[in-house]
RNA sequence: GAACACUUUGAGGGCGGGUGCAAUUCCCCACCGGCGGUACAGUCCGCAAACGUCGCAAAUAACUCAAUAGGCGACGCCGAAAGGGUGAGAUUCCCUUACCGACGGUAAAGUCCGGAUAGGAAAGGAUGUUU
Numbered sequence: 001g002a003a004c005a006c007u008u009u010g011a012g013g014g015c016g017g018g019u020g021c022a023a024u025u026c027c028c029c030a031c032c033g034g035c036g037g038u039a040c041a042g043u044c045c046g047c048a049a050a051c052g053u054c055g056c057a058a059a060u061a062a063c064u065c066a067a068u069a070g071g072c073g074a075c076g077c078c079g080a081a082a083g084g085g086u087g088a089g090a091u092u093c094c095c096u097u098a099c100c101g102a103c104g105g106u107a108a109a110g111u112c113c114g115g116a117u118a119g120g121a122a123a124g125g126a127u128g129u130u131u
Stems, first nucleotide, its partner, number of pairs: 001131005007125001008123002014029001016028003030111002032101002034047004042099002051076006081097005103114003
């Protein structure tokens, strides 16, 4: 240095105004931006979560059994940017003007409440084992 085990971390944002019986959901205004790659990225490329369909054979988990939930697996789905400038190099920086944001609840939600003290791309340190 590498691999494995174990362990930790791992998402932000409205106490504004208007209408209304009722809206942090509509209208106005404001605000926010997961992980890896790459000249520093919400909008490029890729990934995760979420959501949908199918399955419960294998694998995983469990002392054992069952399967409505959960879990696991396969497949699908998976938003949104232009113009100008600097530079060797930027759809990433600077300027201008735009745009996007799962599911359930509720007066229609990126910002409220909930599944979620969950899951997770991934990041870092310690220890142990092997090399």